RNA sequence: GCCCACGUAGCUCAGUGGAUAGAGCGUCUGCCUCCGGAGCAGAAGGUCGUAGGUCCGAUUCCUACCGUGGGCG
Numbered sequence: 001g002c003c004c005a006c007g008u009a010g011c012u013c014a015g016u017g018g019a020u021a022g023a024g025c026g027u028c029u030g031c032c033u034c035c036g037g038a039g040c041a042g043a044a045g046g047u048c049g050u051a052g053g054u055c056c057g058a059u060u061c062c063u064a065c066c067g068u069g070g071g072c073g
Stems, first nucleotide, its partner, number of pairs: 001072007010025004018056001027043005049065005
């Protein structure tokens, strides 16, 4: 330099044109307990990598760029 895959919550990952973007773990609060853990109930937490484009509508499709991983030279 070229090619491919991936980028969504603190972490691991779903979702795949249309409703308010979800789960598990973690965090916080409450109940329980002598205290803690476990258990139960609830809550917070997201510019869906960035910028454009297509579309009535984009996390999803297209383009460029950035980052990570892999392959080729």

A computed fold for a 73-nucleotide RNA from an Ilumatobacteraceae bacterium, annotated as transfer RNA.
Lineage of the source: Bacteria > Bacillati > Actinomycetota > Acidimicrobiales > Ilumatobacteraceae.
The RNAcentral record of the sequence draws on ENA.
Rfam family: tRNA. It is annotated as a transfer RNA.